[in-house]
Context: one part of a larger RNA
RNA sequence: CGUUGCAGACUUGAGAGGAUUUCACCCUAGUACGAGAGGACUGGGUGGGACUGGCCUCUGGUGUACCAGUUGUCCUGCCAAGGGCACUGCUGGGUAGCUACGCCGGGAAAGGAUAACCGCUGAAAGCAUCUAAGUGGGAAGCCUCCCUCGAGAUUAGGUCUGCCGGCUCCCCUUCGGGGUUGAGCGAGAGUCCCCUGGUAGACUACCAGGUUGAUAGGCUGGAUGUGUAAGCGUAGAGAUACGUGUGCUAACCAGUACUAACGGACAA
Numbered sequence: 001c002g003u004u005g006c007a008g009a010c011u012u013g014a015g016a017g018g019a020u021u022u023c024a025c026c027c028u029a030g031u032a033c034g035a036g037a038g039g040a041c042u043g044g045g046u047g048g049g050a051c052u053g054g055c056c057u058c059u060g061g062u063g064u065a066c067c068a069g070u071u072g073u074c075c076u077g078c079c080a081a082g083g084g085c086a087c088u089g090c091u092g093g094g095u096a097g098c099u100a101c102g103c104c105g106g107g108a109a110a111g112g113a114u115a116a117c118c119g120c121u122g123a124a125a126g127c128a129u130c131u132a133a134g135u136g137g138g139a140a141g142c143c144u145c146c147c148u149c150g151a152g153a154u155u156a157g158g159u160c161u162g163c164c165g166g167c168u169c170c171c172c173u174u175c176g177g178g179g180u181u182g183a184g185c186g187a188g189a190g191u192c193c194c195c196u197g198g199u200a201g202a203c204u205a206c207c208a209g210g211u212u213g214a215u216a217g218g219c220u221g222g223a224u225g226u227g228u229a230a231g232c233g234u235a236g237a238g239a240u241a242c243g244u245g246u247g248c249u250a251a252c253c254a255g256u257a258c259u260a261a262c263g264g265a266c267a268a
Stems, first nucleotide, its partner, number of pairs: 001152001005163007015149004021049007033038001051106005059100004066093005071086006110144003117137004166185004170179003190266004194210005215260003218256005225248002231244005
């Protein structure tokens, strides 16, 4: 821009893409078959491999924004307590998120038309013959069924709901009216810019919100992690130990308007 008033939702499915895997074991059954050795068809059940979609409860990984320990050195006048630098100084753990080595799911079943092939009826050709007329069965393959996208499918589809169709002028008129392939104003479903953000994300888009508000930050509480802070006391020459006391805590979960969501435009 189109889809022939403008919007907000929900859809149909032309068409396109994806998937389609395989093994072992158990029962049927040591049965059928076979002298024996061996050893099924069929039907049913169970568990795997690889592949694939999703997820983070569990088990782990990461986690340079969390906690602790510790070495050297410089600094905060000194002690103590801390801070900087040294690969994040090194080391031990670890929230959220992201992840696999972790967890959940998938291939199925079914219908149709067929291939090779197996048939029925059956002539040409008194027989025979699956074929010439007619007709049945038959594959991981084909078309559906399953999953995803999908009306720019220009054949532009469908359904529901909302809104405007008012005024003044102008033009035409058969004087009833008509015209936006004329102008201005108003109303107006709704939309956008903008702003706070993330379950989204390269940008855009999408989604949650914008004071009639919990969208982000802050604060409060909790969870989680770390592992018992500082201070004080006791013992010891001291390093240190013990006692009392926990402290701190990112991305997580709630609550709470304290801060920031100001402001502007379009529209049949």